[in-house]
RNA sequence: CACUUAUCCAGAAAGGUGGAGGGAAAUGGCCCUGUGAAACCUUGGCAACCGGCUCGUAAGAGCAUCGGUGCCACAUCCUGCCCCGGCAACGGGGAGAGAUAAGAC
Numbered sequence: 001c002a003c004u005u006a007u008c009c010a011g012a013a014a015g016g017u018g019g020a021g022g023g024a025a026a027u028g029g030c031c032c033u034g035u036g037a038a039a040c041c042u043u044g045g046c047a048a049c050c051g052g053c054u055c056g057u058a059a060g061a062g063c064a065u066c067g068g069u070g071c072c073a074c075a076u077c078c079u080g081c082c083c084c085g086g087c088a089a090c091g092g093g094g095a096g097a098g099a100u101a102a103g104a105c
Stems, first nucleotide, its partner, number of pairs: 003103006013043005021032003028078002044072003049068003052063004076097001081094005
């Protein structure tokens, strides 16, 4: 880099460095940001995908002491493409894309 499967309505922030961007990309919007963005570091936390542990014949349910990840504004922000309803505003569904995990190459 590309492939397969599952999930994506919940949850969880302080400090330091830094110094202008950020919410993946493109269009249009909406929002965050010098009362300090991104990024990095420390500490803390959330969660329960994999390992682990407990119960169970199993399916499965549970736990968070430990390991591998991940995550800690709204929120996978909306929209762009397709379909349905609607005079319209708008509403609903889907595709695509993306993120994370596990696997495979």
The prediction has a mean pLDDT of 80. Predicted 3D model of a 105-nucleotide RNA (SAM riboswitch aptamer (S box leader)) from an uncultured Bacteroidota bacterium. The sequence was found by an Rfam model in a public genome assembly. The model forms 97% of the base pairs in the Rfam consensus. Rfam family: SAM riboswitch aptamer (S box leader). Gene Ontology term of the family: regulation of gene expression.